[in-house]
Context: one part of a larger RNA
């Protein structure tokens, strides 16, 4: 020097991206526990104090209790055994995942919508038989979207899309069959040719034809969509108010520099001696928004975040030590 495992004076996060790693704690038993809270929890919250022998009392015995003595530096004498509490965010919870870099704010999930299906059920595998759906029946099944729970989900149907009408436009294939070509017995003509009935091919117009579109209507926990400009108040400043354009309608309620804010390290206010992070507010939302949910939650979480108590070689700043590999010789 590498990698493992103890150990350290005084400090105690000053290390760093960041307490990463380590250290602290730790078992039983007795007090004794706050703020929230779905009154179940929050709790092992936090804090504190015993612990080991001997002898007595008491006990059927033991334990465990009370009193009383004895040793140690130490008594769950070895090991094996939670560090804690505060504050935001996301996710309600347990679950699940990317086998071999990601374990989550992502998947699920109860539980709430829509919307399909009346039974040979919708839907689903199969060329079919046939199966599943289900030996079930709308309190059932299969699709979709939100995702415990609490309080709530505004306003547009102009464009898409799904539902319903059916009066008129438009339409297929088909039915129809006017007409129109070709063929040529006949006829005319010396001839080249004209001309031509039937029949037979070939075409083919009028009319007649459904859903479908167009149209009319409804619909949004359906696909989505929710404005501009000017100008006003007896300081200033703002603009409740007013005028104009335009639109299907012009964003409600809450929330708001946010897992969203670009200017930005925004302002202020708090935590520090000093805070691009962090908490509370303001609102100028570049570009929140209400089941691609809005906003709040106790509980939970090897999420993420900020600052604190405790603790430590993380670190001032290193030191000295153990066993191994390096190394030298063989």
């Nucleotide at each position: 020097c590498u990698a493992u495992g103890g150990u350290u004076a005084a400090g105690g996060a000053a290390c760093u991206c960041g307490g990463c790693a380590a250290a602290u704690u730790a078992g039983c038993c007795c007090c004794g526990u706050a703020a929230g809270u779905u009154c179940g929890c929050g709790a092992g919250a936090a804090g504190g104090g015993g612990u080991g022998c001997c002898u007595g009392c008491a006990u059927a015995a033991a334990a465990a209790g009370c009193a009383g003595g004895c040793c140690g530096c130490a008594g769950u004498g070895a090991a094996g055994a939670g560090g804690c509490a505060c504050g935001a965010a996301c996710g309600a919870c347990u679950g699940u995942u990317u086998a071999c870099c990601a374990a989550a704010a992502a998947c699920a999930c109860a539980g709430c919508u829509c919307u399909c299906u009346g039974c040979u059920a919708a839907g689903g595998a199969g060329u079919a038989a046939u199966c599943c759906g289900a030996u079930g029946u709308a309190u059932a099944g299969g699709g979709g979207g939100c995702g415990a729970c609490g309080c709530c989900u505004g306003c547009c149907c102009g464009g898409u899309g799904c539902c319903g009408g059916a009066a008129g436009g438009u339409u297929a294939a088909g039915a129809g069959g006017a007409g129109g070509a070709g063929u040529u017995a006949g006829c005319c003509g010396c001839a080249a040719g004209g001309u031509g009935a039937a029949g037979c091919u070939c075409u083919g117009a009028a009319u007649u034809g459904a859903a479908g579109c167009c149209c009319c209507g409804g619909u949004g926990a359906a696909c989505g969509g929710c404005g501009g400009c000017c100008g006003u108040a007896a300081c200033u400043a703002u603009a409740a108010c007013g005028g104009u354009c335009c639109u299907a309608a012009g964003g409600u309620a809450g929330c708001g520099a946010a897992a969203u804010u670009c200017c930005u390290u925004g302002u202020c206010g708090g935590g520090u001696a000093a805070g691009u992070u962090c908490c509370g507010a303001c609102c100028c939302g570049c570009a929140c928004g209400a089941a691609a949910g809005g906003c709040g939650u106790a509980a939970c979480g090897a999420u993420c975040u900020g600052g604190g108590c405790a603790c430590u070689g993380u670190c001032u700043c290193g030191g000295a030590g153990a066993g191994a590999g390096g190394c030298u010789c063989g």

The part of an RNA shown here (large-subunit ribosomal RNA, domain IV) has 330 nucleotides and comes from Croton tiglium.
It matches the Rfam family "Bacterial large subunit ribosomal RNA".
Its mean pLDDT, the model's own confidence on a scale to 100, is 88.
NCBI's taxonomy places the organism under Eukaryota, Euphyllophyta, Mesangiospermae, Pentapetalae, Croton.